[in-house]
RNA sequence: AGAGUUUGAUCCUGGCUCAGGACGAACGCUGGCGGCGUGCUUAACACAUGCAAGUCAAGGAGAACGUCCGGCUUCGGCUGGAUUAGUAAACUGGCGAACGGGUGAGUAACACGUAGGUAACCUACCUCUUGAUUGGGGAUAACACUGCUAAAGCGGUGCUAAUACCGAAUAACACAAUUGUUUCGCAUGUUACGAUUGUUAAAGAUGGCCUCUACUUGUAAGCUAUCGUCAAGAAAUGGACCUGCGUCCCAUUAGCUAGUUGGUAAGGUAGCGGCUUACCAAGGCUACGAUGGGUAGCCGGCCUGAGAGGGUGAACGGCCACACUGGGACUGAGAUACGGCCCAGACUCCUACGGGAGGCAGCAGUGAGGAAUAUUGCGCAAUGGCCGAAAGGCUGACGCAGCAACGCCGCGUGAGGGAUGAAGCUCUUAGGAGUGUAAACCUCUGUUAGGAGGGACGAAUAAGUAGGUUUCGAAUAGAUACUUACUCUGACGGUACCUCCAGAGAAAGCCCCGGCUAACUCCGUGCCAGCAGCCGCGGUAAUACGGGGGGGGCAAGCGUUGUCCGGAAUCAUUGGGCGUAAAGGGCGCGUAGGCGGGACGAUCAGUCUAGGGUGAAAACUUGCGGCUUAACCGUAAGCUUGCCUUGGAUACUGUCGUUCUUGAGUUCGGAAGAGGGAAGUGGAAUUCCUGGUGUAGCGGUGAAAUGCGUAGAUAUCAGGAAGAACACCAGUGGCGAAGGCGGCUUCCUGGUCCGAUACUGACGCUGAGGCGCGAAAGCGUGGGGAGCAAACAGGAUUAGAUACCCUGGUAGUCCACGCCGUAAACGAUGGGCACUAGGUGUUGGUUCCUUUGGGAUCAGCGCCGUAGCUAACGCAUUAAGUGCCCCGCCUGGGGAGUACGAUCGCAAGAUUGAAACUCAAAGGAAUUGACGGGGGCCCGCACAAGCGGUGGAGCAUGUGGUUUAAUUCGAUGCAACGCGCAGAACCUUACCUGGGCUUGAACCGCUAGCGACAUCCCCUGAAAAGGGGCUUUCCUUCGGGACGCUAGUAGAGGUGCUGCAUGGCUGUCGUCAGCUCGUGUCGUGAGAUGUUGGGUUAAGUCCCGCAACGAGCGCAACCCCUGCCCUUAGUUGCCAUCAGGUAAUGCUGGGAACUCUAAGGGGACUGCCCCGGCUAACGGGGAGGAAGGUGGGGAUGACGUCAAGUCCUCAUGGCCCUUACGUCCAGGGCUACACACGUGCUACAAUGGUUGGUACAACGGGCAGCAAAACUGCGAAGUCGAGCAAAUCCCUUAAAACCAACCUCAGUUCGGAUUGCAGUCUGCAACUCGACUGCAUGAAGUCGGAAUCGCUAGUAAUCGCGGAUCAGCAUGCCGCGGUGAAUACGUUCCCGGGCCUUGUACACACCGCCCGUCACGCCAUGGAAGUCGGUAGCACCCGAAGCCGGUGGCCUAACCCUCGGGAAGGAGCCGUCGAAGGUGAGACUGAUGACUGGGGCGAAGUCGUAACAAGGUAGCCGUAUCGGAAGGUGCGGCUG
Repeated sequence: AGAGUUUGAUCCUGGCUCAGGACGAACGCUGGCGGCGUGCUUAACACAUGCAAGUCAAGGAGAACGUCCGGCUUCGGCUGGAUUAGUAAACUGGCGAACGGGUGAGUAACACGUAGGUAACCUACCUCUUGAUUGGGGAUAACACUGCUAAAGCGGUGCUAAUACCGAAUAACACAAUUGUUUCGCAUGUUACGAUUGUUAAAGAUGGCCUCUACUUGUAAGCUAUCGUCAAGAAAUGGACCUGCGUCCCAUUAGCUAGUUGGUAAGGUAGCGGCUUACCAAGGCUACGAUGGGUAGCCGGCCUGAGAGGGUGAACGGCCACACUGGGACUGAGAUACGGCCCAGACUCCUACGGGAGGCAGCAGUGAGGAAUAUUGCGCAAUGGCCGAAAGGCUGACGCAGCAACGCCGCGUGAGGGAUGAAGCUCUUAGGAGUGUAAACCUCUGUUAGGAGGGACGAAUAAGUAGGUUUCGAAUAGAUACUUACUCUGACGGUACCUCCAGAGAAAGCCCCGGCUAACUCCGUGCCAGCAGCCGCGGUAAUACGGGGGGGGCAAGCGUUGUCCGGAAUCAUUGGGCGUAAAGGGCGCGUAGGCGGGACGAUCAGUCUAGGGUGAAAACUUGCGGCUUAACCGUAAGCUUGCCUUGGAUACUGUCGUUCUUGAGUUCGGAAGAGGGAAGUGGAAUUCCUGGUGUAGCGGUGAAAUGCGUAGAUAUCAGGAAGAACACCAGUGGCGAAGGCGGCUUCCUGGUCCGAUACUGACGCUGAGGCGCGAAAGCGUGGGGAGCAAACAGGAUUAGAUACCCUGGUAGUCCACGCCGUAAACGAUGGGCACUAGGUGUUGGUUCCUUUGGGAUCAGCGCCGUAGCUAACGCAUUAAGUGCCCCGCCUGGGGAGUACGAUCGCAAGAUUGAAACUCAAAGGAAUUGACGGGGGCCCGCACAAGCGGUGGAGCAUGUGGUUUAAUUCGAUGCAACGCGCAGAACCUUACCUGGGCUUGAACCGCUAGCGACAUCCCCUGAAAAGGGGCUUUCCUUCGGGACGCUAGUAGAGGUGCUGCAUGGCUGUCGUCAGCUCGUGUCGUGAGAUGUUGGGUUAAGUCCCGCAACGAGCGCAACCCCUGCCCUUAGUUGCCAUCAGGUAAUGCUGGGAACUCUAAGGGGACUGCCCCGGCUAACGGGGAGGAAGGUGGGGAUGACGUCAAGUCCUCAUGGCCCUUACGUCCAGGGCUACACACGUGCUACAAUGGUUGGUACAACGGGCAGCAAAACUGCGAAGUCGAGCAAAUCCCUUAAAACCAACCUCAGUUCGGAUUGCAGUCUGCAACUCGACUGCAUGAAGUCGGAAUCGCUAGUAAUCGCGGAUCAGCAUGCCGCGGUGAAUACGUUCCCGGGCCUUGUACACACCGCCCGUCACGCCAUGGAAGUCGGUAGCACCCGAAGCCGGUGGCCUAACCCUCGGGAAGGAGCCGUCGAAGGUGAGACUGAUGACUGGGGCGAAGUCGUAACAAGGUAGCCGUAUCGGAAGGUGCGGCUG
């Protein structure tokens, strides 16, 4: 510090996710040791048991057990004294119990933090100073006796003490009143020194001594010391109150407040104060957020972060609050009191039912809750606290130990050597590789754990004893203070630590390995099981699931989950944005607020600077130090970014004063304009009415129909009526803030611009709330209503058509008044000011010149463009550039501009405006493709023009389907279907049935054994096979080998699966003209350019131009056949000339001319001419030529597409079978047959059929072959078999054609299916199931619906011939020649293709994408008659405890008293206040609720097709209305 994820790819926006750190954690797996920390985050839920606050030279009273000594004894015991002991326990009294410890419920507050104030206060114990401590009185607990009661407890009578209580004395510097002088302060006030009057105290205890006094023995009331007590002052400590500033969320909480705000007086308090009361006034708070609601203890700090910040408030420390819930006071220095009291309530317990008791949010512990959090431990040894003079006591504070990997830190589980590398395991290309120096083995070490021994620091006080110094003192008593020595004290703990002993011995796991992210393979599984933080893996070869091996990471831990910060500049102060991604308010006026021109002076609030105080400690950082190190701890410094305060500076901002004119405004003179309002007025058009002319149609559409019209329409003429809108001018022209504004005239009125002078003197800009304006639609009332036209009706279209089209038509559109307040209210661009190249056009002014024009300048409206900006598109002086000021708005998509609430509205609705839930995207711009019922250009038997077919019939053949034991398998739009199959009777054959074999039918290695196996013969059998018989191989160097068989083992075999694991081959687009690369250039980039453009071509063929220049694969050419010529060669081919011969024939000699054969050459290149083409490329025409513009045909198939086809040609990975999915055999099947389709053959006839006759080919094939001639047969064919391995012989008569005859338009002399009989041939074998022949039979069919195919010349059509396969079998396939046409105007349309361009929401690419209703399931949510709670407040009722007040006829020790009483107090009663409770009406909030509304998600549902292309009616916005639904239509608006 970044990374993954939207796309085919790119850039951007934007969210989601990850890597880091942390935790009082929990869970899973695992677990050796130690140190230091930490440990109920949930139920402030309920608590059994024990402990957590007592203590004491004040006081009175005062045990027992035990021990010892007695007495009595019936030996059971009874009893006395001493001691225990002035002890325990209890009581009065003092101090403490308000600390310490716990918790965080409440609290949004002076609660907390920080800085101040108190001239408005208190403070026990401690310290210091001063003074005092006199003298009396009356009670009362305990105790004794006694009463009530279950208990708790309460009462009566009697006794007694005090440092308990109460008078009195004295007293001030204390307090109060009056008052004088004085200091200080911002004010109230206050300081110091006084004066007068009044008021208020006390308590003793203990030790010692005899100097003084008393008695005089030694004691004391004496002296002395210590501790106490009282008064006053000071200090310290702790507290109280007040104030500035800071301190969470909600405005869907906007108004709150009657003790409320202030005053006066009184009361109250430690003290100020509406703190309380009476009276008076009407204030106080609030947009700088009052009030209300929600949530929350606050801070030092802690976590994170570069920081600023964000989160948090466990442990430790400070403050606050609370103590079962609520209320209340008492005591006290201090409480409104955790382990006190009273009352009320809930709960628990005891009870004799009358009544009582209790409060773990102290330490342990229990239950409950929960994912989850420990021992009913030891000790007061240390530190600290309370009491005490002290000893000492108490102390669950604390110190320790126990439990827990909960965290941090440290250590160990061994170290060194050890193989071309064991075994095992894993993988393998079968060779090997990995685990791996890892192990074994050798040599060592000894931490920790274990055993044995030793063994701490923490302890120093205090106290006592013995000394010393000092002070008080009469004192050599005594005591205080200091000091020396000795004695004594350890829970932890026999722990830490040290030494020794033996032995590698006892000690490693967890997570991960697709990318992010370090780390890869095998097997299993087969969209299953499962994984997953995001993207995503898994549908038979999963580095992603599970296991194994291996690897990576961390390590006594490792992962997961949760939470927080970070990354996130993703709330942006540092540090973001708003044209199109989310985001500019519809527009203006203007309040508060924010910001604000030049100059001078003043001030010093902000600002800057220096100093002071504070910012607790701990923490943090750094240095040093202590535990063996570290964690941890100690010490010192820094830090503590803040607040307060003192002094200084004065540039800037603020404030105050003075001034200026340039911002702003005023004045004068001109100017343009659909600016606004009102009144009037004009013509054209439309419709209607009246009348005339006139006759059969009009109207409307893609085509029609509804409609109108013979009752006279439409058309036309004249007249009239009405309403609405204003053609031309008219213009990216004008005006206005926006919405918007358009005939003409008049009146009223707003703003703007230009020019000029003077004046005012910053008067300015923006603008939250607020106010006003605001298209269309819509609403209300009243008018008006010509045209148009939602709804509606009808007609069409359509599968349907609630639409588009047509005919009608109502609201509405118009006017007046009043509402509504929204639009794609758009420049999708808030307003103002300033600055930053230009060019060009136009509107309105002014001005200049050389005036049909040009220049300058101001204000507008447009276009182009530099810098700059921008993700790009684009913007660009009218900024989206560069800056400043102010306002509005945004923070992923959906849910949703919805719900609820509130405000506004007559309503429609508008404004404001969430959440649950859900997704990993949604989006912007641009790129390449693909697509379009977008556009342009071009081509093709693509259409058109023609010729012939298919589709109808019969048959053949293939396919589907069906059937079957099997009908083997594959091919399936074009591009499967006479295809694989160039030929299924057996074989083929893969299928079925049955019978057999199991190292096998074929191949091959090793080991062992045998020497044959086979042929042949017989038997069984359908055969395969089985059984039997005959027979006993070859070579040899004698070792053995070859061959064969048997057995075993490695392994064979598979037309079994996967063509979606593959190779190879093939089809197709398409023989279409395309597909790319290098370098350069442009672009952030994907990419572009080149390859586009202008021409041209069959062609990306060529030319020209051009930020491109070149190149490659394709095109063309090179190859083959064919067409012409030449050369060479001349048999088996040929025969012109010569000769011979035949009935005839190249038959023979011969010839090499010709044809031909088959080798090699030539020829054609737009080469020549003319014209066109700007030039060129090229095109048109012509000449010559056998052939002319690639002559004709073939072979040749770019990058790629279709997961196209083929595992059954072959090869091949993986999987599967192995007495079978292998193999052998026989028979059957592939040949089935209601049907459907493809491809063909034959026909339907006269351009024909039949019969007879006569001609002319080419390509080919032939020895298990072709077969002549001859003979036989009607024929298929047979017999015989010459010749020929072939330019020689054979197949081999070509047929159509031509000549002649018959048939005469018919189901025929057409057509030949079907069937019967008889045959031929092939073959082991023609039944299933061959071909052919003869005779007989003689079906459908009379030219074929919708639709559809081929073909552009030697082609179509037509005619026959050959070949492959093959024993036999062709209408199929592959070839060959014969005869031999028609037509092409042309490119509008159909199909396919190419190039350019455009739109796109498509990229699996239109067979795309995608919207809404409905149906089903799940989820969250709104409404809802209600129901059940909760919270806070209001009104009233009742009114506990208690303080305060009042009070009499009750009661009363201290004081007074004249003894009667008084003062004072108490109980009682009354009153104010008052908690809980009750009643009532509401508010807010939660849960639930029949039913209901929409929403989200889900896989294959249903209906349509709304949107994306002109999406097939352009879309969208607002509004109204209608409709199953998307949606349609009207009105206005926008271009996205």
The RNA shown here (small-subunit ribosomal RNA) has 1536 nucleotides and comes from a bacterium. Rfam family: Bacterial small subunit ribosomal RNA. Its mean pLDDT, the model's own confidence on a scale to 100, is 84.